Model confidence (mean pLDDT): 84 of 100. SAM riboswitch aptamer (S box leader) from uncultured Paenisporosarcina sp., 105 nucleotides, folded computationally. Rfam family: SAM riboswitch aptamer (S box leader). Rfam links the family to the GO term regulation of gene expression. Of the family's consensus pairs, 97% are formed in the model. The sequence is in RNAcentral, with records from MGnify.
[in-house]
RNA sequence: UCUUAUAAAGAGAGGCUGAGGGAAGUGCCCGAUGAAGCCCGGCAACCGUCACAAUUUGUGAAAUGGUGCCAAAUCACUCAAAGUUUAGUACUUUGAAAGAUGAGA
Numbered sequence: 001u002c003u004u005a006u007a008a009a010g011a012g013a014g015g016c017u018g019a020g021g022g023a024a025g026u027g028c029c030c031g032a033u034g035a036a037g038c039c040c041g042g043c044a045a046c047c048g049u050c051a052c053a054a055u056u057u058g059u060g061a062a063a064u065g066g067u068g069c070c071a072a073a074u075c076a077c078u079c080a081a082a083g084u085u086u087a088g089u090a091c092u093u094u095g096a097a098a099g100a101u102g103a104g105a
Base pairs, nucleotide, nucleotide: 001105002104003103004102005101006100012040014039015038016037020030021029022028024078025077026076027075041070042069043068046066047065049061050060051059052058053057074098079095080094081093082092083091084090
């Protein structure tokens, strides 16, 4: 970089440390009642494992392995279409784009 799947659920009044963080832009938030990071802890169950059915998949289980995750819907919007409309580029819905994570290349 490409393909594909997923996302409104869930997860600590712990330790170290000490100012930033929420991808980008805009906004809106979180943060010394302690950000980010590290350790421990936890959640989930994508891969893998196991069982059953069956065929290249489905259902279920455990969580000892490989990842992931632990404010807010992927925090909201950013592009397009349709609808609504008090007409304000406002609201609603759908799709796309972008980003994230897994698996494969």